Description: Transfer RNA from an uncultured Candidatus Saccharibacteria bacterium, 72 nucleotides, folded computationally. The prediction has a mean pLDDT of 82.

[in-house]
RNA sequence: GCCCAAGUAGCUCAGUGGUAGAGCGCUUCCAUGGUAAGGAAGAGGUCCCGGGUUCAAUCCCCGGCUUGGGCU
Numbered sequence: 001g002c003c004c005a006a007g008u009a010g011c012u013c014a015g016u017g018g019u020a021g022a023g024c025g026c027u028u029c030c031a032u033g034g035u036a037a038g039g040a041a042g043a044g045g046u047c048c049c050g051g052g053u054u055c056a057a058u059c060c061c062c063g064g065c066u067u068g069g070g071c072u
Stems, first nucleotide, its partner, number of pairs: 001071007010024004018055001026042005048064005
């Protein structure tokens, strides 16, 4: 330099055009003599950035950035 993949909650990952979810973690409550385990509720997201298509974009297209892999 070229090619491919990934970027979504604190972490690990779903979602694939129609106002974004799970597990773990966090907060509050229940329960216990107390702790752990358990049960209930809740908070937390400019979906990496910019542009385009569309009535509508996390999703499709283009460019950029970061990370990983491959080729030379």
Its Rfam family is "tRNA". It is annotated as a transfer RNA. Rfam links the family to the GO term triplet codon-amino acid adaptor activity.